[in-house]
Context: one part of a larger RNA
RNA sequence: UGACGGGGGCCCGCACAAGCGGUGGAGCAUGUGGUUUAAUUCGACAAUACGCGAGAAACCUUACCUGGGCUUGACAUAUACCGGACGGGUGCAGAGAUGCAUCUUCUGCUUGCAGUCGGUAUACAGGUGCUGCAUGGUUGUCGUCAGCUCGUGCCGUGAGGUGUUGGGUUAAGUCCCGCAACGAGCGCAACCCCUAUUGUAUGUUACCACCAUUUAGUUGGGGACUCAUGCAAGACUGCCGGUGACAAACCGGAGGAAGGUGGGGAUGACGUCAAAUCAUCAUGGCCCUUAUGUCCAGGGCUACACACGUGCUACAAUGGUUGGUACAAAACGCUGCGAGACUGCGAAGUUAAGCAAAACGUAAAAAGCCAAUCUCAGUUCGGAUUGGAGUCUGAAACUCGACUCCAUGAAGGUGGAAUCGCUAGUAAUCGCGCAUCAGCAUGGCGCGGUGAAUACGUUCCCGGGCCUUGUACA
Numbered sequence: 001u002g003a004c005g006g007g008g009g010c011c012c013g014c015a016c017a018a019g020c021g022g023u024g025g026a027g028c029a030u031g032u033g034g035u036u037u038a039a040u041u042c043g044a045c046a047a048u049a050c051g052c053g054a055g056a057a058a059c060c061u062u063a064c065c066u067g068g069g070c071u072u073g074a075c076a077u078a079u080a081c082c083g084g085a086c087g088g089g090u091g092c093a094g095a096g097a098u099g100c101a102u103c104u105u106c107u108g109c110u111u112g113c114a115g116u117c118g119g120u121a122u123a124c125a126g127g128u129g130c131u132g133c134a135u136g137g138u139u140g141u142c143g144u145c146a147g148c149u150c151g152u153g154c155c156g157u158g159a160g161g162u163g164u165u166g167g168g169u170u171a172a173g174u175c176c177c178g179c180a181a182c183g184a185g186c187g188c189a190a191c192c193c194c195u196a197u198u199g200u201a202u203g204u205u206a207c208c209a210c211c212a213u214u215u216a217g218u219u220g221g222g223g224a225c226u227c228a229u230g231c232a233a234g235a236c237u238g239c240c241g242g243u244g245a246c247a248a249a250c251c252g253g254a255g256g257a258a259g260g261u262g263g264g265g266a267u268g269a270c271g272u273c274a275a276a277u278c279a280u281c282a283u284g285g286c287c288c289u290u291a292u293g294u295c296c297a298g299g300g301c302u303a304c305a306c307a308c309g310u311g312c313u314a315c316a317a318u319g320g321u322u323g324g325u326a327c328a329a330a331a332c333g334c335u336g337c338g339a340g341a342c343u344g345c346g347a348a349g350u351u352a353a354g355c356a357a358a359a360c361g362u363a364a365a366a367a368g369c370c371a372a373u374c375u376c377a378g379u380u381c382g383g384a385u386u387g388g389a390g391u392c393u394g395a396a397a398c399u400c401g402a403c404u405c406c407a408u409g410a411a412g413g414u415g416g417a418a419u420c421g422c423u424a425g426u427a428a429u430c431g432c433g434c435a436u437c438a439g440c441a442u443g444g445c446g447c448g449g450u451g452a453a454u455a456c457g458u459u460c461c462c463g464g465g466c467c468u469u470g471u472a473c474a
C1' cells in the first nucleotide's frame, strides 16, 4: 500500500421487511448429469454451465459410428508433357459415390499461342486434430457500481502520501464550502433513439365535421378532426414560500401534457476471475498426409432404471361447455400473402380476384360483455397415454415431423425442507406477430388488451461503496 475480520461508523440495492404470483409435489416439453451404445460428435459447470453455442438434427446440416470408394485429392496457385472444347442427354451395373458404353455438340483469334476440361508427374492442398495455460479478436462477471488515474508542487531516507481526506449534499469523485495543494484525463451527467403535449407545413393509398347517396368513406366534395412524415416549441429547480452556512441543496406549492435524471433504450472507466471461446474467424507451436484428409449410403446426435435445472398444462365455479357480440398494436408477403366461391365433421383440397402493399392479403385478436347449461363429483375438471382412420410438407415421415377426426380417458384435490421473480401501466393475466424455416416453437425476440397489492422501516441475511481500526496474510 492492499486484502481480510463472526472490528467500528456512514450509505445504497426487490438485499431483508411489507405484499402479489411462482418453482420444489403431478403429466408433458426442453437442456444437463449418469447409464447404455458401433456411435449416442464437440464445447459450456457456483454466482458468471444446464429452452446455453443451436435464430429450427427425418436426408442435408454433421463434426460421431458402420460399411463402400478416392489419393495432387471435394477446394487454391504454379510448372512440364499428352489429349480433347466445356457442357448436356440416354442405357447398363451398383445402396449410392462411382464405373462402363453411347448420342449430341465441337471455344477464340494474330495459326501457334491463349482460355477451359481430363490424364500423368511435382511443388503443395486439406484437418470441426491438440494446446484458450503461447495468442489476436469477441464475450460473461463484479456493475451502469462510482470509481480509476496523471502532470507539476509539497511531505517522507524510502516503499509511498497529499490531491481523491474533512463539513454538508447528490442517483453520481454530483455540486458547494474548507484544506499544501493547483490543475487535468478516463468514467458520471449531457449530446443520440423511442415515448408523453402543442404549433406549423403537406394531404394520398390515410381521415370524414358539413351537403348528397344505392348506407360500403362508396362517389362527388373537404383540409376541420384522426393519422402519417418533416420542422419548431416545451422542463431549466425557471417562479413562490420554508429549511440550510449568505452556499450547494432539500421540503412544500403554483402554473403545466409532463417536475425535479418525466418514462424506456443505446451507452459498460482502470481492472478482476491464467473466467469463456483454437468448433465463427484469424493465428504461433505440435501432430496426421493411400489418412486425424475427402466422396457416398445407412445409422446416430431423438437411447432410458434414474438425478437436477428451465418451462408448458392442470388440479376447477373469479370455472368448464354452447350460442351471440365488441375493441388493438407491431410485423410480414412474389418459388410469396392468398380474399371470395365450392367440397369435406375437420386438418385441408379445388378454383381463383387482388396485392412488390397507409391501397390487397395474412387477420379470427383473446381475455371482455350478453344469454343458456353444468352443481362440487376425480366430475361436462384435467388432458397424458394408447387403438383406428386421415391431412400437409418433402425424393423420402419406420427408426424420427406437425396437425385433424373418432374412440380411450392416466397422474393430478394447490404441493415438505427449501427457493425464485416483481415497486406501476410494473406483477399477474390475455391473445397477436417476427426470425430461423420445404415441414416442425410450451423456446427466443417483439407487440398491444385488461390491470393490482405493498414498502412501518434498515435490527437481521446477501452483494456493493466511502472513512476508520486490528493483523503472525501478500
Stems, first nucleotide, its partner, number of pairs: 001474002003471003007468007015458002019422005026313008034304002042053002064299007073124001077123008087104007107114003126288002129286003135282002137277003140273001142271001147186006153162003166177003192265004197233007207222002211220002236259001239253005315415001319374007331362003336355002340351004381412001386407007428450007
RNAcentral holds the full RNA, with entries from SILVA. The part of an RNA shown here (small-subunit ribosomal RNA, 3' major domain) has 474 nucleotides and comes from a metagenome.